[in-house]
RNA sequence: AGAGUUUGAUCCUGGCUCAGGAUGAACGCUAGCGGUGUGCUUUAUGCAUGCAAGUCGAACGAUGAACUGGUCUUCGGACUAGGGAAGAGUGGCAAACGGGUGAGUAACACGUAAGUGACCUGCCCUUAAGUUGGGGACAACCCCGGGAAACCGGGGCUAAUACCGAAUGUGAUGGCUGGCUAAAGUCGGUCAUUAAAGCCUUAGGGCGCUUAGGGAGGGGCUUGCGCCCGAUUAGCUUGUUGGUGGGGUAAAAGCCUACCAAGGCUAUGAUCGGUAGCUGGUCUGAGAGGACGAUCAGCCACACUGGGACUGAGACACGGCCCAGACUCCUACGGGAGGCAGCAGCAAGGAAUUUUGGGCAAUGGGCGAAAGCCUGACCCAGCAACACCGCGUGGGGGAUGAAGGCCCUCGGGUUGUAAACCCCUUUUACGAGGGAAGAAUAAAAUGACGGUACCUCGUGAAUAAGCCUUGGCUAAAUACGUGCCAGCAGCCGCGGUAAUACGUAUGAGGCAAGCGUUAUCCGGAUUUACUGGGCGUAAAGAGGACGUAGGCGGCUUUUCAAGUCGGAUGUGAAAUUUCUCGGCUCAACCGAGAGGGGUCAUUCGAUACUGUUAGGCUUGAGGACAGCAGGUGGAAACGGAACUCCCGGUGUAGUGGUGGAAUGCGUAGAUACCGGGAAGAACACCAGAGGCGAAGGCGGUUUCCAAGGCUGUAUCUGACGCUGAGGUCCGAAAGCGUGGGUAGCGAACAGGAUUAGAUACCCUGGUAGUCCACGCUGUAAACGAUGGACACUAGGUAUAGGGAGUAUCGACCCUCUCUGUGCCGAAGCUAACGCUCUAAGUGUCCCGCCUGGGGACUACGGCCGCAAGGCUAAAACUCAAAGGAAUUGACGGGGGCCCGCACAAGCAGCGGAGCGUGUGGUUUAAUUCGAUUCAACGCGAAGAACCUUACCAAGGCUUGACAUGCUGGUAGUAGCGAACCGAAAGGUAAGCGACCCGUAAAAUCGGGAACCUUCACAGGUGCUGCAUGGCUGUCGUCAGCUCGUGCCGUGAGGUGUUUGGUUAAGUCCUGCAACGAGCGCAACCCUCGUCGCUAGUUGAUUUCUCUAGCGAGACUGCCCUGCAAAACGGGGAGGAAGGUGGGGAUGACGUCAAGUCAGCAUGGCCCUUAUGCCUUGGGCUACACACACGCUACAAUGGGUGGUACAGUAGGUAGCAAUGGAGCGAUCCGGAGCCAAUCCCCAAAAACCAUCCCAAGUACGAAUUACAGGCUGAAACUCGCCUGUAUGAAGUUGGAGUUGCUAGUAACCGCGUAUCAGCACGGCGCGGUGAAUACGUUCUCGGGCCUUGUACACACCGCCCGUCACGUCAUGAAAGUUGGAAACACCUGAAGUCGAUGCGCUAACCCUUUUGGGAGGCAGUCGCCGAAGGUGGGGCUGAUGAUUGGGACGAAGUCGUAACAAGGUA
Repeated sequence: AGAGUUUGAUCCUGGCUCAGGAUGAACGCUAGCGGUGUGCUUUAUGCAUGCAAGUCGAACGAUGAACUGGUCUUCGGACUAGGGAAGAGUGGCAAACGGGUGAGUAACACGUAAGUGACCUGCCCUUAAGUUGGGGACAACCCCGGGAAACCGGGGCUAAUACCGAAUGUGAUGGCUGGCUAAAGUCGGUCAUUAAAGCCUUAGGGCGCUUAGGGAGGGGCUUGCGCCCGAUUAGCUUGUUGGUGGGGUAAAAGCCUACCAAGGCUAUGAUCGGUAGCUGGUCUGAGAGGACGAUCAGCCACACUGGGACUGAGACACGGCCCAGACUCCUACGGGAGGCAGCAGCAAGGAAUUUUGGGCAAUGGGCGAAAGCCUGACCCAGCAACACCGCGUGGGGGAUGAAGGCCCUCGGGUUGUAAACCCCUUUUACGAGGGAAGAAUAAAAUGACGGUACCUCGUGAAUAAGCCUUGGCUAAAUACGUGCCAGCAGCCGCGGUAAUACGUAUGAGGCAAGCGUUAUCCGGAUUUACUGGGCGUAAAGAGGACGUAGGCGGCUUUUCAAGUCGGAUGUGAAAUUUCUCGGCUCAACCGAGAGGGGUCAUUCGAUACUGUUAGGCUUGAGGACAGCAGGUGGAAACGGAACUCCCGGUGUAGUGGUGGAAUGCGUAGAUACCGGGAAGAACACCAGAGGCGAAGGCGGUUUCCAAGGCUGUAUCUGACGCUGAGGUCCGAAAGCGUGGGUAGCGAACAGGAUUAGAUACCCUGGUAGUCCACGCUGUAAACGAUGGACACUAGGUAUAGGGAGUAUCGACCCUCUCUGUGCCGAAGCUAACGCUCUAAGUGUCCCGCCUGGGGACUACGGCCGCAAGGCUAAAACUCAAAGGAAUUGACGGGGGCCCGCACAAGCAGCGGAGCGUGUGGUUUAAUUCGAUUCAACGCGAAGAACCUUACCAAGGCUUGACAUGCUGGUAGUAGCGAACCGAAAGGUAAGCGACCCGUAAAAUCGGGAACCUUCACAGGUGCUGCAUGGCUGUCGUCAGCUCGUGCCGUGAGGUGUUUGGUUAAGUCCUGCAACGAGCGCAACCCUCGUCGCUAGUUGAUUUCUCUAGCGAGACUGCCCUGCAAAACGGGGAGGAAGGUGGGGAUGACGUCAAGUCAGCAUGGCCCUUAUGCCUUGGGCUACACACACGCUACAAUGGGUGGUACAGUAGGUAGCAAUGGAGCGAUCCGGAGCCAAUCCCCAAAAACCAUCCCAAGUACGAAUUACAGGCUGAAACUCGCCUGUAUGAAGUUGGAGUUGCUAGUAACCGCGUAUCAGCACGGCGCGGUGAAUACGUUCUCGGGCCUUGUACACACCGCCCGUCACGUCAUGAAAGUUGGAAACACCUGAAGUCGAUGCGCUAACCCUUUUGGGAGGCAGUCGCCGAAGGUGGGGCUGAUGAUUGGGACGAAGUCGUAACAAGGUA
């Protein structure tokens, strides 16, 4: 620091996603150790049990253990004096701290900075003064009583540092009063009021107590500033805002109350709603920021829920009290008890969060004079990889690169120095020994942790590795399995039989006691842009103007010092963070020092700029005067042309309308023409890229009333300006209301057409409306898709209005200038397109608006409207894109140019008939398979009776019909083979009967061959042509397809290859930011045509022809002409041939996943007593039908019969076969000749001559059928060809449509040959006879080039829209139903404070006659307030609801074809 993803590719815009860091985490797999931290984020849910706040006997009375002394003793003990443990009570202090939690709270709660002259403060420190003398009670205790209990009542006794008078008054407080002060402060005078407690003692004193001042620390209150979201919350407030009197508090204050006034807050966001403890800080980030507020620290709030006060220095009190409520427990049913958001722990909830541990040793706290006691604060330990940090699981050597695994091209590679093996070490582990600091103090004593950390020794590589990933992003690949299945996936996307993406294995990569996943936050994201974005076309300029608040503002002088800048002081707690240093072996962790941090406060200064004050100026702005142009607005009047209607006339059969028609009108007289009249609307020409207006918009002429603009003069005012949230006004068309008007046009509607349909386009009619008046609506692609104002920044040109100069007699012309409207264009800008003094350039000011697509110009709510509807404006859900500009293609029922038997012009056909062949379909046991638009269909097949043959039925074989290797074996073995069974294959089998090499005397030995057998394997026309090679078809013999360098463009790309000519041609010429080159074209090759030369057998016979070969010839070479020139075209000469002379071979880059696994080859898969192999028979030849290609015809340009001519290419020894003979004939007999220019096939046929037929289903036509024959072949039944005789079908020239052909061509005619035993109407060749037509390129088809549009790129057989039907999901409405929270009104009203009363009760003080009275107090009662509860009607908000609305998504549903090309009606 970036990357992936929109496209065929590109640039841009824009969203989505990823890589990083973090966590109080959780889940999955795994797990050796230590240190330091952290650990209910959810139900502020409910809690069993234990503990968490007590202490003081030196405040007090009673009881009084141990122990000591004494007396008595029955020896058990009793009594007494001391002693004082212990615990209940009175009293004091503490309990308001410490500890927990974050429900509430949007607030002076918190943070920061101030104020308090408006305040309080126990314990502590300090200063001053005091501490005298009395009184009356109540607990404990005793007695009685009630109760289940909790506990309570009555009577009696008693102490105090408990309580109450009196004295004193340093002081303090209050009244009056004086000085200082701004102030309630302070310094005085005077009068009144007002304190106290004792205990211990070594007798020195100590600890207390009272009054007052000061301090420290703590707190209360007030204020400035800061502090989340929503305007679909815009108005809120009655103690409300202020004043006075009173009350109240420690203290200011509507804090409370009575009265008076009517204020106070709010667009700088009040009120209302939602959410939330705040901060230091934490995480992230380059920073600015963003998110968060666990642990630690500061503050606040809360303590079952709500209310209340009491005590106290301090509470409205977590482990206190009272009341109400909910809940739980006890109960004798009468009544009681309780509050873990303290530490542990339990239950529940949840993805999820620990021990009912040890200790007060340390630190700290409470009480105490102290010893000490208490302390779940705290210090430790336990559990959890939850986090951070550290360590280890060994180190060195070791190649035969072991075995095993995996892959393999079978050679090998890899795991891999990895292991084994050798040497070494001992962190860790285990065992043993030693063993702290933390611990103070004068000294002693005191350690939970803990026999822990640490040190030493010993043993032994010993005790210790996993997780994720491996298509790209993103480091790391192979095999097998699976087969759009199972599955993966953060995004793009993988998987449909060769998956580096699923699963497994092996290897590899990454991290490592962890690794992954999930969740959340920041980052990347400059994707809310302060730093740091935009708005012509991508999202985004409001339809326009006026103007309020606000923001901003010309030149110059002056004042102040608010902003601004600088210095100083204070503060910004500690911790954290940064730097430096230090302590634990390092680190995490801990300590010390320094730094940093505010929009903060106070103060001193500066005055340029902004602001402020007071002046001045004229250039901004406005006024005046003189001119000018104008469809600027409003009102009124007038005019002509045209349309329609009415009247009259002329006149007769049509008219009108369309692509073509019809509806319509017309003999009741239309249309047409003439005359007259009526009415409404709009104003031809002028007219222009022209004018005016803020925009919408404005067009006949005249008048009247208004407004704005421009020019000139430089005369007046003197900054009066710009913009403008809200607001107000204007605002096309359509629409609405009321009343008019209505000629033409014309939604709706009707009819006619078109069409598959046609609720459209076209036609005939036609109502609202269009017009006027008044009112409403308030929207448009209201567009320059471009807000307003000002300034600056090259030019050129055109035009409208004005001015000046010059010129002229004058107008024009020319030059300069101001204002407006256009075009071109430099710099600059822009993603590009483009913009460019009329900016989209460079700047300033102000406003509006945008933040992915869809949902959605929507819902709900609000405001406006008569309605239609408008303005404002979401969410759920869903997608990974949506989009802009430009590029290359492809396409267009876009355009231009050009070509082709493409059309046209012709000739002959096909499509109808019969037959042949092929195909589809059907049938079948099988009708084997493939080919399927052109480019399958007389195609593979150059030839299916068996064979072929791949298909079917039946019968057989299993190392096999065929190849190679291996194991074992066989001697009458291999081979030949009569006979028998059988359809054959095959089986059984008499008999005959071998070979080669070595050794050796020989052989029965060994080896080979052969055979049998075993195992490997053979075999497959089985599948995949969408795994392939090779070959082929097609576009197309079309003229195209590219490259190098250069140049242009951000880029894809372009240029070259485009332009103008020309050509069969990207052929050539010309021009040009291109210059060259390659593959194609052409030429080179073969053949035919003319001539020459050479050679020649087997022709012919002396010229030649022919055959084979070598040459010549043709090149626009020559002449004329056209084009600017050239290329080239037109004409001509000569020539056998003339402009590529005819034909062939030759097929660019590529397209069609075109065809072929059945020609061959081949990957993978499948079969292996069968999907292999053999055999017999059958089938491929079927037949209601459809198509394709042919043959023969339908006849007289013909048919029959007879006669007479003229070819060429080819082929021939298992062959061609003559002469001759037989047969009507097919053919047979026979065999001369020929391995071929020699012989044969071989007859050419059309043609020509002669004759018959006479227009008919015929003397046309031949199908079909019967019989008889021939040939080939083992074999012609299924299923061959030929002959003869007989038979004699359809058919009389063929619908829509469609094919071939431009010259030796079409058409007609025969001949040859390959395949082949036989079989040819097919294929490939050969010659004979031998035409017609082409004006031309409008149209059809195909193609080429240029251009244009595009929403296509699988490329128009494209893309794509809406209804309907089905499923899923979220959501709106809805009669209603049911919850929640808050407020309001009324009723009731606990505890309690306050107030009133207090006839009942009453120790302290006073009086008194000792009875009582007074003062004061208490109970009780009443009143105000008051929590909760009840009732009620509203508002807000949620859930649910028959039904209903649209929306999104979904595999190949239905109907149409709206949009994209002129998308077929732009």
Predicted 3D model of a 1466-nucleotide RNA (small-subunit ribosomal RNA) from a metagenome. Rfam family: Bacterial small subunit ribosomal RNA. Its family is annotated with ribosome and structural constituent of ribosome in the Gene Ontology.